[in-house]
The RNA shown here (transfer RNA) has 75 nucleotides and comes from Rothia sp. ZJ932. The coordinates come from a structure-prediction model, not an experiment, and the mean pLDDT is 82. Lineage of the source: Bacteria > Bacillati > Actinomycetes > Micrococcaceae > Rothia.
């Protein structure tokens, strides 16, 4: 310089056109003499930004930003 993977909830990560989910953490309840675990519920998201396609985008395409791996370093 060129190729390629990834970017969702605080953390790890599904979901691959038709109102976005687990699990941990978090709060609250319940149990308990108390505290932890087990149990129940709550809260938590402009799905990296910007356009474009689409009746409709987290989900296709383009460009960008940021990380990860590969290749080349002759001119």
């Nucleotide at each position: 310089g060129c190729c390629u993977c990834c970017a969702u909830a605080g953390c790890u990560c599904a979901g691959g056109g038709g109102u976005a989910g687990a699990g941990c953490a978090u709060u609250u309840c319940c149990c308990u003499c108390g505290u932890a675990a087990a149990g129940a519920a709550a809260a938590g998201g402009u799905c990296g930004u910007c356009a474009g396609u689409u009746c409709g985008a987290a989900u296709c395409u383009g460009a960008c930003u940021g990380g990860g791996g590969g290749c080349u370093c002759c001119a």